This is a predicted structure of a 75-nucleotide RNA (transfer RNA) from a Candidatus Berkelbacteria bacterium. The sequence is in RNAcentral, with records from ENA. The prediction has a mean pLDDT of 82. It matches the Rfam family "tRNA".

[in-house]
RNA sequence: CGGGGUGUAGUUCAUCGGUAGAACGCUCGGUUCGGGACCGAGAGGCAGCGAGUUCAAUUCUCGCCACCCCGACCA
Numbered sequence: 001c002g003g004g005g006u007g008u009a010g011u012u013c014a015u016c017g018g019u020a021g022a023a024c025g026c027u028c029g030g031u032u033c034g035g036g037a038c039c040g041a042g043a044g045g046c047a048g049c050g051a052g053u054u055c056a057a058u059u060c061u062c063g064c065c066a067c068c069c070c071g072a073c074c075a
Stems, first nucleotide, its partner, number of pairs: 001071007010024004018055001026042005048064005
């Protein structure tokens, strides 16, 4: 320098055009002598940043940023 991939709740991942879910974790309650396990309830993200298309975008397009992989170049 060229090509490709990923970027969504604290973490790991779904959703892949119609107002975002799960598991684990966290908080509260139940159970227990207490803890763990188990049961119930709840809080928590507007989806890397910006722009565009659309009635409507996390989902499509473009630019940028971060990380990862492949190749090339140099040594």